[in-house]
Context: one part of a larger RNA
């Protein structure tokens, strides 16, 4: 390279936007680069292959043919691809009108609870466990009532529910703002898909500077357990968890399933729209965009998947190629660091 693959065997980049590139709807005219047919020239000879001939055969030699897959030239063709022109509306997009939503950012605000502080009542325990102890408490704890402070998170609603590209998003209100969906018309007229590099976003932990700290809680200390117990259990407790700004760029970043499009039985549920029918009721049917369960065909090594495909196809990208060594070393790039990313070999089974 050819080939085969990527849900679980090795393999889909964490997710978007997008450059180059690759690919690209319907009609019509032109062109003739690709493409197809033919002409002429060339493609040395030998060799290989085919049919003959000569050495008694063969090797060997020799005649003819084919082939030389190619290149150039000219003539012709016009379906497809390309290019140019004109046009179209089914892809894509815009306008208008709607309703849904924890989508994002900023500001404000509410109640419950924990903790702490102050005060009242009140007295000997509280707490914790398998059982205990450390711990707290007669300097008045725990319990209970009133007042206050502060931080963090928002019970019920709540749902295989909703929104978002992914990460993710949950009290309420306001402002700013993104996307999707629905309806009937109008408009643009292929403006599209994918996307190497690139660029942005990206849980948690971690890092820098400053702030904050109620609860929780790595580290740490003590008490238990135990043969030991650098653990599991208990009492404490600092980073951190929270905020602002700046880094980090990873994950079982998972549907372990790249994105886009087309096509291919049904049945049941649910969310947001639209349209019907009606004995108008928490009724019923159709349709569309999501989100779940089962299942025909098909597919799969099996499990399973099955219009939200892992079915049947197309376009483009990424990735895999035995286990260990190793996602390591070295080098490059990035980072304050932690480290990330790219990524081997010897050796060994």
């Nucleotide at each position: 390279c050819u080939g085969g693959g990527c849900g679980u065997a090795a393999a889909g980049c964490g997710c978007g936007c997008g450059u180059a590139g690759g690919c690209g709807g319907c009609g019509u005219g032109a062109u003739a680069a690709g493409c197809c047919g033919g002409u002429u020239g060339u493609g040395a000879a030998a060799g290989c292959c085919c049919c003959g001939g000569g050495c008694u055969c063969a090797a060997c030699c020799u005649g003819g043919g084919a082939a030389c897959g190619g290149c150039a030239u000219c003539c012709g063709g016009a379906a497809c691809u390309g290019u140019c022109g004109c046009g179209c509306u089914a892809g894509a997009g815009u306008g208008c009108a709607g309703g849904a939503g924890a989508g994002g950012a900023a500001g404000g605000u509410a109640g419950a609870a924990u903790u702490c502080c102050c005060g009242g009542u009140g007295u000997a325990g509280c707490g914790g466990u398998g059982a205990a102890a450390u711990g707290c408490g007669u300097a008045g704890a725990g319990a209970u009532c009133g007042g206050g402070a502060g931080g963090a998170a928002u019970a019920c609603c709540a749902g295989u529910g909703g929104c978002g590209a992914a990460g993710g998003c949950g009290g309420c209100c306001u402002u700013c703002u993104g996307g999707a969906c629905u309806g009937a018309c109008a408009c643009u007229g292929a403006c599209g898909c994918u996307g190497a590099g690139g660029u942005g976003c990206g849980a948690a932990a971690g890092c820098g500077u400053g702030g904050g700290u109620a609860g929780c809680a790595a580290a740490c200390a003590g008490g238990a357990u135990u043969a030991g117990a650098u653990a599991c259990c208990c009492u404490g407790g600092u980073a951190g968890u929270c905020c602002a700004c700046g880094c980090c760029g990873u994950a079982a970043a998972c549907g372990a399933u790249g994105u886009c499009g087309a096509c291919u039985a049904g049945c049941c549920g649910u969310u947001g729209g639209g349209c019907g029918c009606c004995u108008c009721g928490a009724g019923u049917g159709c349709u569309u965009a999501g989100u779940g369960g089962c299942g025909a065909a098909g597919u799969u090594a099996a499990c399973g998947c099955g219009a939200u495909a892992a079915g049947u196809c197309g376009a483009c990208c990424g990735c895999c190629u035995g286990g260990g060594g190793a996602g390591u070393a070295c080098g490059g790039c990035c980072g304050c660091a932690a480290g990330g990313u790219u990524a081997a070999a010897a050796c060994u089974c």
Model confidence (mean pLDDT): 90 of 100. A computed fold for a 349-nucleotide part of an RNA from Halomonas saudii, annotated as small-subunit ribosomal RNA, central domain. Lineage of the source: Bacteria > Pseudomonadati > Gammaproteobacteria > Oceanospirillales > Halomonas. It matches the Rfam family "Bacterial small subunit ribosomal RNA". Gene Ontology terms of the family: structural constituent of ribosome and ribosome.